[in-house]
RNA sequence: ACUGAAAAGGGCAAACCUGCUGAAAGGCGGGGACGCAAAGCUUCCGGUCUACGGGUUAACCUAGGACAGCGGGGCUGCCAAAG
Numbered sequence: 001a002c003u004g005a006a007a008a009g010g011g012c013a014a015a016c017c018u019g020c021u022g023a024a025a026g027g028c029g030g031g032g033a034c035g036c037a038a039a040g041c042u043u044c045c046g047g048u049c050u051a052c053g054g055g056u057u058a059a060c061c062u063a064g065g066a067c068a069g070c071g072g073g074g075c076u077g078c079c080a081a082a083g
C1' cells in the first nucleotide's frame, strides 16, 4: 500500500411521515432506521431520471437540471486480524 475479520470511540441515514422549496427530476429542515468502511468530498467517464425553456404539426428530440445510497475514476479519512 492492497485488503476488511474482530473490537472500541464515533459518523451517516433508505422506505415512510412531515414543513419549506422547485416547472419537474429533485433539494433542504424535523421525525424515523433499511442499510453503509468511505453512505466523506468531487459530475471527469458511463448510466438513470427530468424537460420550465428551445426545436418539431405531432410523436419525439434537446440546451440545461438532478442522482455521489447506480457503476467506474480522482481527492481526503477512523480502526485493524490474517494474507
Stems, first nucleotide, its partner, number of pairs: 002083001003080002011036002016031006034069001040075003044072003047067004053062003